RNA sequence: CAAGUAAAUUGCCUUAUCGCUCCUGCUUAAUGCAGGGGAGGAAAGUCCGAACACCAUAGUGCAACGUAGUGGCUAACAGCCAUCGGCCGUGAGGCCAGGAAUAGUGCAACAGAAAGAAUGUACAGGUCAUGCUGUAGUGAAAUCGGGUAAACUCUAUGUGGUGCAAUGUCAUGUAUACCAACGCUUGAGCGCUGCACGUGCGAUGUUGGAGGGUAGACAGCUAGAAUGUGUUGGCAACAACACAUCCAGAUAAAUGAUAAGGGCUCUCUUCAGAGUACAGAAUUCGGCUUAUAGAUUUACUUGAAUA
Repeated sequence: CAAGUAAAUUGCCUUAUCGCUCCUGCUUAAUGCAGGGGAGGAAAGUCCGAACACCAUAGUGCAACGUAGUGGCUAACAGCCAUCGGCCGUGAGGCCAGGAAUAGUGCAACAGAAAGAAUGUACAGGUCAUGCUGUAGUGAAAUCGGGUAAACUCUAUGUGGUGCAAUGUCAUGUAUACCAACGCUUGAGCGCUGCACGUGCGAUGUUGGAGGGUAGACAGCUAGAAUGUGUUGGCAACAACACAUCCAGAUAAAUGAUAAGGGCUCUCUUCAGAGUACAGAAUUCGGCUUAUAGAUUUACUUGAAUA
């Protein structure tokens, strides 16, 4: 220098004007003024794992579903780290649902007479007779404890259900009426897990129909397995300690629009022109997966050249 491998960071900026939302203070009937906060690395997919809440503190059996070398990390995991084995690559490295095929069942393209079996091919030999014996040919495999479990299955292990529209409180209003079916303790139906058992409720009952009413507020709700920096331990994932920081909380849903200037990229001789990604919080975390213009950094590999 060229071509690569593995990781990490960043994700346009400034000013002015006009707005939106939350908090605090002042003033308040409403409001207004001042100060401060206001999207992401994925806020996405909702795919795993948890916190938290309620339902019987979560019962027993069956079913169903997940996971799968070994060791470690973690609140937990199907995640991450290390390592063994197999495969790929010259290499740095990458990929692997990676337990069991001697419990049982199933499945196997093409070729081949025949594929786990016998309606046994050709040649040769042998027999009273018979694939009884040998060879050939097809194939990964031809009577053989061969293959296949992201086939059933078995083994080990794990999973109760519903999700912040959970749940609690306050306020407003109404129809315990009407119709149909079932039932009224010899139990209709509902909750608890899909089923059974079991268990709780159950007559002002349950289900359906057609209607009446409300559709507001508060809590949950953002200080947390939090973030940043450093030190120590550990190969690492990660952990401990110290210091510092407070970083959206809306509810049909704010986080925006316009103008000017600058940065970067592309086109071009210049003037100049075009572009500036993926994308938008909704109870909160840890992961995974997917999307992503451009810019930057670190470690390493292979090849070539020079000293």